[in-house]
RNA sequence: CGAGUCGGCCGGGCGGCCGCGGCGCGCGGAACGGUUCGGUCCUGCCGGACUCGCCGGGCGCCGAGGAAAGUCCGGACUCCGCAGAGCAGGGUGGUUGUCAACGGCAACCCGGGGUGACCCGCGGGAAAGUGCCACAGAGAACAGACCGCCGGUCGUGAGAUCGGUAAGGGUGAAACGGUGCGGUAAGAGCGCACCAGCGACGCGGGUGACCGCGCCGGCUCGGUAAACCCCACCCGGAGCAAGGCCGAAGCGGGCACCGUGGAGCGAUCCGCGUGUGCCCGUGCGCGAGUGUUCGAGGGCUGCUCGCCCGAGCUCGUGGGUUGGCCGCUCGAGGUACCCGGCGACGGUGUGCCCAGAUGGAUGGUCGCCGCCCGGCCCGCGGUGUGAACCGCGUGCCGGGCACAGGAUCCGGCUUACACGCCGGCUCGUUCG
Numbered sequence: 001c002g003a004g005u006c007g008g009c010c011g012g013g014c015g016g017c018c019g020c021g022g023c024g025c026g027c028g029g030a031a032c033g034g035u036u037c038g039g040u041c042c043u044g045c046c047g048g049a050c051u052c053g054c055c056g057g058g059c060g061c062c063g064a065g066g067a068a069a070g071u072c073c074g075g076a077c078u079c080c081g082c083a084g085a086g087c088a089g090g091g092u093g094g095u096u097g098u099c100a101a102c103g104g105c106a107a108c109c110c111g112g113g114g115u116g117a118c119c120c121g122c123g124g125g126a127a128a129g130u131g132c133c134a135c136a137g138a139g140a141a142c143a144g145a146c147c148g149c150c151g152g153u154c155g156u157g158a159g160a161u162c163g164g165u166a167a168g169g170g171u172g173a174a175a176c177g178g179u180g181c182g183g184u185a186a187g188a189g190c191g192c193a194c195c196a197g198c199g200a201c202g203c204g205g206g207u208g209a210c211c212g213c214g215c216c217g218g219c220u221c222g223g224u225a226a227a228c229c230c231c232a233c234c235c236g237g238a239g240c241a242a243g244g245c246c247g248a249a250g251c252g253g254g255c256a257c258c259g260u261g262g263a264g265c266g267a268u269c270c271g272c273g274u275g276u277g278c279c280c281g282u283g284c285g286c287g288a289g290u291g292u293u294c295g296a297g298g299g300c301u302g303c304u305c306g307c308c309c310g311a312g313c314u315c316g317u318g319g320g321u322u323g324g325c326c327g328c329u330c331g332a333g334g335u336a337c338c339c340g341g342c343g344a345c346g347g348u349g350u351g352c353c354c355a356g357a358u359g360g361a362u363g364g365u366c367g368c369c370g371c372c373c374g375g376c377c378c379g380c381g382g383u384g385u386g387a388a389c390c391g392c393g394u395g396c397c398g399g400g401c402a403c404a405g406g407a408u409c410c411g412g413c414u415u416a417c418a419c420g421c422c423g424g425c426u427c428g429u430u431c432g
Base pairs, nucleotide, nucleotide: 001428002427003426004425005424006423007422008421009420012369013368014367015366016365017364018363020063021062022061023060024059025058027056028055029054032053033051034050035049036048037047038046039045040044065403069414070413072412073411074410075409076408077239078238079237080236084305085304086303087302089235090234091233092232093231094108095107096106097105098104109123110121111120112119113118124230125229129228130227131224132223133222146169147168148165149164150163151162152161153160154159177195178194179193180192181191182190196220197219198217199216201214202213203212204211205210243326244325245324246323250282251281252280253279254278255277256276257275258273259272260271261270262269263268284318285317286316287315288314289313290312297309298308299307300306333353334352335351336350337349338347339346340345370401371400372399373398374397375396376395378393379392380391381390382389383388
C1' cells in the first nucleotide's frame, strides 16, 4: 500500500429572541376552596383574620433514546389464589461460569467452513419403542435379484425356467464399511492382514463438556426427535386500565323542618309526600328464568378426586357516573477512574449524575460554524502540438444532514438508522 476480519464511538455544535413541563425559594394577592373569630332577623345571611390548596409575577436547578420502537424473553412491584393427591400442559437442552432472573451473556468443548484473522451450529437421546423417507429405482431398513455372474433342468440353437450370488453395472440425497490375500461353482467379514468407524475395559490429563494412549470384540448398527416419544431441570393466574383512598349521579334507611290528612276537649299521637336540609349505609332501576340442606352458583385459574364457601346466579332491557389524589419514579440505578477476574461480571472503593407528563411538556425561529453533493469564478500542479481533460486549494450560489420520541420500573433480545470517527488482528506485496 492492497485485500479482509472482529470490535468500539458519535447520533450535530455555539449564540440571540420567544415558548413548554416539574421541583425549590422569595415577593404580591384573596375571586374560589379551607381553617378560625364575631354579629344577626340564626337550617341561613353578613363582616373580619389567616393562607395548606389557589391566583399573579420573579429567580434558581432539572427536563427523552441508542434504539425511548417491536412487546419476543426474564424479573421487581400489585391484586387474586395457595389442606392434599394424581394426570395432563408449557418451556429449556454441549460444559463450566455469570446474573435478582432469563430462552441473555462470557470462556471453553465438539462438529462444519476458511491459507489465516475468524465465522457458522434449535449442539441431550435414533444402540428403548412407534411412525415417516418425495422423484428415480427391481429394492429405502428384520434389506433388495433389473442387467450381469455361477449352477441345475429343458431346448439342435437363440433362449426359457428354477436356484445361488450384493464382487461388477444401473437408479438415487442416501443401496447395509474400504483395500488386498485366501476361499468358492460364482460370491460374501465367510476367514485373515492393514485402514476407518462403533462399543466395552484399563491407564493418564481436565472442575467439566471432552481429549490422548493401550487392549479387546467382526460389532459394521442409514437419516429424521423445529414427528410421536424417552431423559434431566424449570414453570400458579392476571397485570400500573395492577391496586388503594377521597368525591359522586342513582338506591335504601333514620332524624329535623315544611305541607297535608286523621284521632283526641287538650297536651299530643298516627299516617302520607316528584318538598327542603343533614347523617348513615350501599353502589342503580325494571322484567323473565332458575335455586336455597332434594344445594343454584363460586374457589383451589387446565382436568379428576377431594376439600372449602355458599344465597344468590343467569339472560334481556333502560338510564347514570367516567372527577381528584396516591401508586410514581433513588433504583437488583447509571457512569468515569481504581481494585479482583482471560472474560461475562463483581466491589462497604473515590468522584459525578437523576424526566415524571395525563388537553400527555422537552419546541419554534434567526445568525454563525461543521459534514456531504451539484454548479460557477480565480489560482497552482500534471498530461497533451492543441482544443481540452484530471487533481488540489480558495470564494460564491443552490440542495441535503437519518431512524425515531418516555407513560410503573429494570435486565436482555430483535428490528430501524443519514453523514462520519477510532482501534485490534490476519493474509499478500514492496522497502529497510